[in-house]
RNA sequence: CGAGAUAACGGCAAACUAAUCGAAAGAAUAGGACGCAAAGCUACAGAUCUAAGGUCUUGUGUGACUAGGAUGGCUGAGCUGCCUCAG
Repeated sequence: CGAGAUAACGGCAAACUAAUCGAAAGAAUAGGACGCAAAGCUACAGAUCUAAGGUCUUGUGUGACUAGGAUGGCUGAGCUGCCUCAG
């Protein structure tokens, strides 16, 4: 540098539940474990989700579009990290 087979110390925490914030997606706290060798961090690129606000539509209701909102446990990329060394 690379790899994650064999171990060891451990780590994180899906769904769901409670209360809080948010227009929503969702976030975070506590419980809880589906899983994860980076399921540590970063919204740069793509993808997906939401649409308060904005634009259009409609007699009204409604509907459509829109991210500088969200997702790192969607992918890539960047940075950092424990242990070991079968190949």
The RNA shown here (c-di-GMP-I-GGC riboswitch aptamer) has 87 nucleotides and comes from Domibacillus epiphyticus. Model confidence (mean pLDDT): 88 of 100. The source organism's lineage runs through Bacteria, Bacillota, Caryophanales, Bacillaceae and Domibacillus.